[in-house]
RNA sequence: AGUGAGGAUAGAGGCGCGGAUGCAAAGAGUAUAUUCCAUGAAGGUGACAGCCUGAUGAGUGGGGUAGAAAGGUGUAUUUGCCGAAGUGAGUGAUUGCCUGUCAGCAUUCGCCUACUGGAUUUUCGUUGAAGAAGCGGAAAUUUGUCAGGAACUAUUACCUGGAGAGCUAUCCCGAAG
Numbered sequence: 001a002g003u004g005a006g007g008a009u010a011g012a013g014g015c016g017c018g019g020a021u022g023c024a025a026a027g028a029g030u031a032u033a034u035u036c037c038a039u040g041a042a043g044g045u046g047a048c049a050g051c052c053u054g055a056u057g058a059g060u061g062g063g064g065u066a067g068a069a070a071g072g073u074g075u076a077u078u079u080g081c082c083g084a085a086g087u088g089a090g091u092g093a094u095u096g097c098c099u100g101u102c103a104g105c106a107u108u109c110g111c112c113u114a115c116u117g118g119a120u121u122u123u124c125g126u127u128g129a130a131g132a133a134g135c136g137g138a139a140a141u142u143u144g145u146c147a148g149g150a151a152c153u154a155u156u157a158c159c160u161g162g163a164g165a166g167c168u169a170u171c172c173c174g175a176a177g
Base pairs, nucleotide, nucleotide: 004173006172007171008170009169010168011167014082016081017080018079019078020077021076022075023074024073032066033065034064035063036062037061038060039059042053043052044051045103046102047101048100049099050098085116086115087114088113090111091110092109093108095106096105097104117143118142119141120140121139122138123137124136125135126134127133145162146161147160148159149158
């Protein structure tokens, strides 16, 4: 003097990202319960076994009466944060669908790995009661950051590109030469 995905601390982006609680709308006159009518032997996710319900009418369809909730959304307050967070693959565990086994579907949590800087809009797919919203893909716009470029006294503004394992600030360690 200071090579580096080096270490530590503190920060920034912006309709920024999550959590909790209250209220509201919707969910929905839905699920469900009960009753009447019609039909009629099966039904409880699939297979096997068991158990339960069922001609004292299960189940299905229609009518009457009563009638929720959850997830998701908006808003207010509050709180944790800036790979905040989200998603995919794999893996482990948990819960539910009557019990057991094997599957299937769904839920929650952890580990690991990959991708996405943030936001908005459009469109396709998917979840959803949904013209809400979420998630994923694509496109466009916008914004922050760094690098390069050219102009410029400088700033600002412009063009191109990259990605958060980034960027800024401070401190620490520290080659070769």
This is a predicted structure of a 177-nucleotide RNA (Lysine riboswitch aptamer) from Sporosarcina jiandibaonis. Model confidence (mean pLDDT): 78 of 100. Rfam family: Lysine riboswitch aptamer. Gene Ontology term of the family: lysine biosynthetic process.